[in-house]
RNA sequence: GCCUCUGUAGCUCAGUGGUAGAGCAUCUGCUUCGUAAGCAGGGGGUCACAGGUUCAAGUCCUGUCAGGGGCU
Numbered sequence: 001g002c003c004u005c006u007g008u009a010g011c012u013c014a015g016u017g018g019u020a021g022a023g024c025a026u027c028u029g030c031u032u033c034g035u036a037a038g039c040a041g042g043g044g045g046u047c048a049c050a051g052g053u054u055c056a057a058g059u060c061c062u063g064u065c066a067g068g069g070g071c072u
């Protein structure tokens, strides 16, 4: 330099162009003498960044950045 994969909640990851989700974690309540476990509920997101297509983009296209792998 070229090719390819990945980037979504604090962490690990889903998400078929039509309301952004799960588990764990965190917070509150219940339970307990207390803690853990259990049960119920809540908060938390510029979907890496910029542009384009579209009535509508996390999703499609282009570029940039970061990381993994491969080729020379």
Stems, first nucleotide, its partner, number of pairs: 001071007010024004018055001026042005048064005
Molecule: transfer RNA
Organism: Candidatus Pacearchaeota archaeon CG1_02_31_27